Overview
Predicted 3D model of a 104-nucleotide RNA (TPP riboswitch aptamer (THI element)) from Evansella vedderi. The source organism's lineage runs through Bacteria, Bacillati, Bacillota, Caryophanales and Evansella.

[in-house]
RNA sequence: AUAGAAAGCUGGGGGUGCCACAAGCAAAAUGGCUGAGAGGAGCAAUCCGACCCUUUGAACCUGAAUUGGUUAAUGCCAACGGAGGGAAGCGAUUAUAGACGUAG
Numbered sequence: 001a002u003a004g005a006a007a008g009c010u011g012g013g014g015g016u017g018c019c020a021c022a023a024g025c026a027a028a029a030u031g032g033c034u035g036a037g038a039g040g041a042g043c044a045a046u047c048c049g050a051c052c053c054u055u056u057g058a059a060c061c062u063g064a065a066u067u068g069g070u071u072a073a074u075g076c077c078a079a080c081g082g083a084g085g086g087a088a089g090c091g092a093u094u095a096u097a098g099a100c101g102u103a104g
Base pairs, nucleotide, nucleotide: 001096002095003094008090009089010088011054012053013052014051017033018032019031020030039048040047041046060085061084062083066079067078068077069076
């Protein structure tokens, strides 16, 4: 330097929207849409579960109350994005080739 080399395990990161019901304002249950995920507890902060992502990093955040399109409405689709940020260890013994040094 190359190959097996990635599953998996442990830890960590992240988001949880829109509409109808609905009235002057607000909320629960229920229903509908997209999606991997829009769930539960709690006044809330937050916690748990599921799901996704974990530097080979578009999971997710900022830009952004952005721009174009679509829809009942919404990151629903695309651009933005050869922009910026963003969470690691084991698995991994070994085999082959080369260089240097030491000993025989």

Its mean pLDDT, the model's own confidence on a scale to 100, is 75. The model forms 100% of the base pairs in the Rfam consensus. Its Rfam family is "TPP riboswitch aptamer (THI element)". Gene Ontology term of the family: thiamine pyrophosphate binding. From the family's description: Vitamin B(1) in its active form thiamin pyrophosphate (TPP) is an essential coenzyme that is synthesised by coupling of pyrimidine and thiazole moieties in bacteria.